[in-house]
Molecule: SAM riboswitch aptamer (S box leader)
Organism: [Eubacterium] sulci
RNA sequence: CCUUAUCAAGAGUGGCGGAGGGAAUAGGCCCUGCGAUGCCCGGCAACCUAUGUGCUGAUAGGCACGGAAAGGUGCUACAUCCUACAGAUAACAGUCUGAAAGAUGAGG
Repeated sequence: CCUUAUCAAGAGUGGCGGAGGGAAUAGGCCCUGCGAUGCCCGGCAACCUAUGUGCUGAUAGGCACGGAAAGGUGCUACAUCCUACAGAUAACAGUCUGAAAGAUGAGG
């Protein structure tokens, strides 16, 4: 970089540390010396992995569902914090749907 799946659920009265932070640009709305962001520990979840059942398949394997959490990731304020582009709702506002961008996993 490409493909694909998911992104409104869940997760601390802990330790370190000491200034900004919520991806980028813009607008908004927020968090933060009652200590944020970050790191460690703890936790959450169940993508991969492992495992049970069923279906399918000659085998290998594939698909669906369930429980778990040893291993690989990930996550742990706010919907991916909201909006930006397109469409629907007659128009503004608002609402809804989709795209774009982004994040994460798996494969290439």